The prediction has a mean pLDDT of 82. This is a predicted structure of a 319-nucleotide part of an RNA (large-subunit ribosomal RNA, domain IV) from a Pseudomonadota bacterium. The RNAcentral record of the full RNA draws on ENA.
Context: one part of a larger RNA
RNA sequence: CCUUCGCUAAGGAACUCGGCAAAACAGUACCCGUAACUUUGGAAUAAGGGUCCCCCCAUUUUUUGGGGGCGCAGCGAACGCUUCCAGGCGACUGUUUACCAAAAACACAGGUCCCUGCUAACUCGUAAGAGGAUGUAUAGGGGCUGACGCCUGGCCAGUAUUGGAACGUUAAGGGGCGUCCUGCAAGGGACAAACCUAAGCGCCAAUGAACGCCGGCGGUAACUAUAACCGUCCUAAGGUAGCGAAAUUCCUUGUCGGGUAAGUUCCGACCCGCAUGAAUGGCGUAACGACUUGGAAACUGUCUCCAGCGAAGGACUCG
Numbered sequence: 001c002c003u004u005c006g007c008u009a010a011g012g013a014a015c016u017c018g019g020c021a022a023a024a025c026a027g028u029a030c031c032c033g034u035a036a037c038u039u040u041g042g043a044a045u046a047a048g049g050g051u052c053c054c055c056c057c058a059u060u061u062u063u064u065g066g067g068g069g070c071g072c073a074g075c076g077a078a079c080g081c082u083u084c085c086a087g088g089c090g091a092c093u094g095u096u097u098a099c100c101a102a103a104a105a106c107a108c109a110g111g112u113c114c115c116u117g118c119u120a121a122c123u124c125g126u127a128a129g130a131g132g133a134u135g136u137a138u139a140g141g142g143g144c145u146g147a148c149g150c151c152u153g154g155c156c157a158g159u160a161u162u163g164g165a166a167c168g169u170u171a172a173g174g175g176g177c178g179u180c181c182u183g184c185a186a187g188g189g190a191c192a193a194a195c196c197u198a199a200g201c202g203c204c205a206a207u208g209a210a211c212g213c214c215g216g217c218g219g220u221a222a223c224u225a226u227a228a229c230c231g232u233c234c235u236a237a238g239g240u241a242g243c244g245a246a247a248u249u250c251c252u253u254g255u256c257g258g259g260u261a262a263g264u265u266c267c268g269a270c271c272c273g274c275a276u277g278a279a280u281g282g283c284g285u286a287a288c289g290a291c292u293u294g295g296a297a298a299c300u301g302u303c304u305c306c307a308g309c310g311a312a313g314g315a316c317u318c319g
Base pairs, nucleotide, nucleotide: 001314002313003312004311005310006309007308008307010304011303014302019299027052029051030050031049032048037042039147053069054068055067056066057065058064070074082297083296084295085294086293087292088291089289090288094106095105110145111144112143113142114141115140116139122131123130124129148284149283150282151281153214154213155212158211159210160207161206162205163204164203167202168201169200173196174195178191179190180189181188182187215233216232217231218230219229242276243273254270255269256268257267258266
């Protein structure tokens, strides 16, 4: 010096991206006590406080009450949770990148749409055949969403899907006016107009929990400012409820309030939403989380400080 470990005056997060690491808290005991919120189950062992061993006395045995005693220590050893406040995301238990990611990703119960009448749809296979299923629409397959609560607005112009006995277009085929070649002729051959004729496409409709989309300019109120209001252009229709500087806000450390002595983070508001928004779900939400953000208590060598003391094993020397 390295690894692992023990201790340290005063301070106590000043360290740091961040309390990372460490310290501290610590009992499946008994008694008392326990908030907001809540889906009334929980939250909850919330938090917080006390008792605990031995002896004596009283009392009803357990017990309870009173008194006394000893030790640093009475669950006398070992093992054995830190807690609180407030946001975000995901309801939850679960699953995942074997060997850099465990998560807000996947799944999930629930919701909804589409297909499927059984030799089902769908999947595997060239086929035979098999699965689906020894099931039968309260079943099976596929897509999206993702507990629960309140809800889920407008647009069918484009694309897609579904439907539509008409009409247009349209292949082979049918048809054969007619023209031409050949032949003495009968005939043979070539080209070929109308007309008939499928799906598809055109056309007409429907459908958004189908793919998706959801405007601009100008003016106006008796201070100013703003614009309920008016005009105009365009569109298939011009973003409703809700939420909003947000896991979304460029300008931006927006502005105001809170917390701090001091706060680009955080919380509550505002709304000028560069570029929110309703099952690509919107907004809430108790419980839950090795998730993530901010704050507090306790605690500490994280730090003031490469400081000091000590232990074990290495390193080093000899063999």